[in-house]
Context: one part of a larger RNA
């Protein structure tokens, strides 16, 4: 030096991306316990006591003595220290993400990623829809629309605007279009070959349907300070982004203004918000509970640091 382990006045995260590691807390038992809530919880909330030994007396069970197990009053009495070694929770508020238990990348990833009960679309009336197979037949299902398949969202709770012009699906079509065959007609016989009606799905055309794929505008003037613009006008589109929500896991400008946090904050959280490029089941916004998730902050607590030293063991090394 390194690898495991142990201690350290005094300060107490000043280390550091970041308390990362280590350290605190820790049985049992009695008092205590908030916000919020789905009223179940939260909750071992937090917080406070108490605990060995020993003597006397009770009470319960175990029919009953005795014994034993359990519980209990009172006195003494040691030690700094009684769950005296061992064993055995750190704890508090905020926010953001997914509801929860669960499941994953065996072998850097456990996560906010999938799954999940619910909601919702769509396809199928059974010789069915889907799906394996060349079949023959099989799974679903010895089921039958309270079923089965298949997409999508994801507990609950308030809600889920506006558009069918694109695509794609579903239907519907007097009427265009629309292939071979086959018909009809021409070509001196056969045959090639010409033409001609008629016509299948499709397309054309009407409709429908967005919890299907998707999409959801621009200019200019206007209220007797000023500013602002409820109101008008004009261009344009299938329709012009409603409720929420918003500098956000999404905001370039950005370290946006303003409160609160610090002595000091590119941080964190409450507002506000003209949103570079939010937004409604690719779900929008809430939400108790839960989480080896991610972030801020406080208390405890510490060799994490100020600031190193010191002991124990193994290794590397030195000699032999």
């Nucleotide at each position: 030096c390194u690898c495991a382990g142990c201690u350290a006045a005094g300060g107490g995260a000043a280390c550091u991306c970041g308390g990362c590691a280590a350290a605190a807390u820790a049985g049992u038992a009695g008092c205590g316990u908030a916000a919020c809530u789905u009223c179940g919880g939260a909750a071992g909330a937090a917080g406070c006591u108490a605990u060995g030994c020993c003597u006397g007396c009770g009470g319960u069970u175990u029919a009953a003595a005795a014994g034993a197990a359990c519980u209990g009053c009172a006195g003494g009495u040691c030690g700094c220290a009684g769950u005296g070694a061992c064993u055995a929770g750190g704890g508090g508020a905020g926010g953001u993400c997914g509801a929860c238990u669960g499941u994953u990348u065996a072998u850097c990833a456990a996560a906010a990623a999938c799954a999940c009960a619910g909601c919702u679309c769509g396809c199928a009336g059974c010789u069915a829809a889907u799906c394996g197979g060349a079949a023959a037949c099989g799974a679903u299902u010895u089921g039958u629309a309270u079923u089965g398949c298949g997409g999508g969202c994801g507990a609950u709770g308030c809600c889920u605007g506006c558009u069918c012009a694109c695509u794609a699906c579903u239907g519907g079509u007097a009427c265009g279009u629309g292939a071979a065959c086959g018909c009809c007609c021409a070509u001196u016989u056969c045959a090639a070959u010409g033409g001609g009606a008629a016509u299948a799905a499709g397309c054309g055309c009407c409709a429908g349907c967005a919890a299907a794929g998707a999409g959801c505008g621009g200019g200019g003037g206007u209220a007797a300070c000023u500013c602002u613009g409820a109101c008008c006008c004009u261009c344009u589109u299938a329709a012009g982004g409603u409720a929420g929500c918003g500098u956000a896991a999404u905001a370039c400008c950005u370290c946006g203004c303003c409160g609160c946090u610090u002595a000091a904050u590119u941080g964190g959280u409450g507002g506000c918000u003209u949103g570079c490029a939010u937004g409604a089941a690719u779900g929008g916004c809430a939400u108790a509970a839960c989480g080896a998730g991610c972030u801020u902050c406080c208390c405890a607590c510490u060799g994490u640091c100020c600031c190193u030293a010191g002991c124990u063991g193994g290794g590397a090394c030195c000699u032999g």
Molecule: large-subunit ribosomal RNA, domain IV
Organism: Candidatus Anstonella stagnisolia